RNA sequence: GAUAAAGCCAAACCUGCCGCGAGGCAGGGACGGAAAGCCACGGGUCUCUUUAAUAAAGACAGCCGGGUUGCC
Numbered sequence: 001g002a003u004a005a006a007g008c009c010a011a012a013c014c015u016g017c018c019g020c021g022a023g024g025c026a027g028g029g030a031c032g033g034a035a036a037g038c039c040a041c042g043g044g045u046c047u048c049u050u051u052a053a054u055a056a057a058g059a060c061a062g063c064c065g066g067g068u069u070g071c072c
Base pairs, nucleotide, nucleotide: 001072008033009032013028014027015026016025017024018023031062037068038067039066041065042064043063044060045059046058047057049055
């Protein structure tokens, strides 16, 4: 952060599988993205169990911040 070049990722939706669930993986598909690579550290949202309040265990990195690596 560049209307270049070469590449990369892939929302919604559909199909299959896994999970009680939030969701995840694979295929199709592109709304978008310069970290839409990685890390649940702070905030946030969501799920399950539970409670008088709460708390525990989880999910989301494509909600925001932070850390870390990195292409042109």